[in-house]
Molecule: transfer RNA
Organism: Promethearchaeota archaeon
RNA sequence: GGGCCAUUAGCGCAGGCAGGUAGCGCAGCAGGCUCUUAACCUGAAGGUCGGGGGUUCAAAUCCCCCAUGGCCCGCCA
Numbered sequence: 001g002g003g004c005c006a007u008u009a010g011c012g013c014a015g016g017c018a019g020g021u022a023g024c025g026c027a028g029c030a031g032g033c034u035c036u037u038a039a040c041c042u043g044a045a046g047g048u049c050g051g052g053g054g055u056u057c058a059a060a061u062c063c064c065c066c067a068u069g070g071c072c073c074g075c076c077a
């Protein structure tokens, strides 16, 4: 230098192909149960969907640029 992949809740991830209400598990919080803890049960909360721009009635999703991380290839030595 070239190619590919990833980036979504505190953590691990799904959803993206084929645009139409942002989800799951765990953690944390509140409550129940229990002599107590753990386990179990219930509930609520938690999001600039990495950043910017474009297309569109409508973008996490499609297109472009950038950033960060990973893998592979090439070049120099």
Stems, first nucleotide, its partner, number of pairs: 001073007010026004020057001029043004050066005